Model confidence (mean pLDDT): 84 of 100. This is a predicted structure of a 132-nucleotide RNA (FMN riboswitch aptamer (RFN element)) from uncultured Blautia sp. NCBI's taxonomy places the organism under Bacteria, Bacillati, Bacillota, Lachnospiraceae, Blautia. It matches the Rfam family "FMN riboswitch aptamer (RFN element)". From the family's description: The RFN element is a highly conserved domain that is found frequently in the 5'-untranslated regions of prokaryotic mRNAs that encode for flavin mononucleotide (FMN) biosynthesis and transport proteins. The model forms 100% of the base pairs in the Rfam consensus.
RNA sequence: UUCUUCGGGGCAGGGUGACCGCGCAGGCGGAAUUCCCGACCGGCGGUAUAGUCCGCGAACUGCUGUGGUCCUCCACGGCGGCCGAUCCGGUGUGAUUCCGGAACCGACAGUACAGUCUGGAUGAGAGAGGAA
Numbered sequence: 001u002u003c004u005u006c007g008g009g010g011c012a013g014g015g016u017g018a019c020c021g022c023g024c025a026g027g028c029g030g031a032a033u034u035c036c037c038g039a040c041c042g043g044c045g046g047u048a049u050a051g052u053c054c055g056c057g058a059a060c061u062g063c064u065g066u067g068g069u070c071c072u073c074c075a076c077g078g079c080g081g082c083c084g085a086u087c088c089g090g091u092g093u094g095a096u097u098c099c100g101g102a103a104c105c106g107a108c109a110g111u112a113c114a115g116u117c118u119g120g121a122u123g124a125g126a127g128a129g130g131a132a
Stems, first nucleotide, its partner, number of pairs: 001132006013037003019030004039116002041106002043056004051104002060081009086102005108119003
């Protein structure tokens, strides 16, 4: 350098009832993994073993190059922006990583308000392994 394989997990159980349907009516039935209680989950590299340290990737976004017959738009590449959350005690040469305790965080679109459902995604990808 080329080819190739791999490369993200998770609402158990309970409550409420916006709304919908039925009924002349009293009322009856359905209705949230989104709300409330509670449960559960944790990509990749570095470092004493890390969701919360340092760095990277994904989502969103700006500029730019090439191509699709120009622009809009789309595809691929390059450079940027944005990008959540932890403390205390113990052991130890060394740990915001281990042990004990108590906390906290989680893109966008859809939908009854979503880290966990559905969708972009049979995608992309940090990177890990193998072959020449």